SAM riboswitch aptamer (S box leader) from Chitinophagaceae bacterium UBA5175, 108 nucleotides, folded computationally.
The model forms 97% of the base pairs in the Rfam consensus.
The coordinates come from a structure-prediction model, not an experiment, and the mean pLDDT is 80.
It matches the Rfam family "SAM riboswitch aptamer (S box leader)". Gene Ontology term of the family: regulation of gene expression. From the family's description: The SAM riboswitch is found upstream of a number of genes which code for proteins involved in methionine or cysteine biosynthesis in Gram-positive bacteria.
RNA sequence: CGCUUAUCAAGAAAGGCUGAGGGUCUGGCCCUGUGAAGCCUUGACAACCUGUCCGGCAACCGGCGGACAAGGUGCCAAUUCCAUCCGCCCGGCGCGGUCAGAUAAGUC
Numbered sequence: 001c002g003c004u005u006a007u008c009a010a011g012a013a014a015g016g017c018u019g020a021g022g023g024u025c026u027g028g029c030c031c032u033g034u035g036a037a038g039c040c041u042u043g044a045c046a047a048c049c050u051g052u053c054c055g056g057c058a059a060c061c062g063g064c065g066g067a068c069a070a071g072g073u074g075c076c077a078a079u080u081c082c083a084u085c086c087g088c089c090c091g092g093c094g095c096g097g098u099c100a101g102a103u104a105a106g107u108c
Stems, first nucleotide, its partner, number of pairs: 002107007013042005021031003026083003043076001045074001048072003051068005080100001085097004
């Protein structure tokens, strides 16, 4: 990189260095010298995996549900910011879905 599965309407700060971009592509629309992206320090959020405990099962393990948050990731503007493609509707709003994307675990 590819493949499989799950989730994606919630949540979450401050300081230092640096100096113009960033929000996946495209089109919008936003954020940004009242400091973008990146790097560093501390902190928060969350519960995907590991771990510990509880429930339940006659008992153990496992599946299932719950708690903790030590470790591995992740993440800390806006619904994955909205839209694109398809369907319904009336051509619009709207609703649903697909594709794509992000994260985790497994596999290769």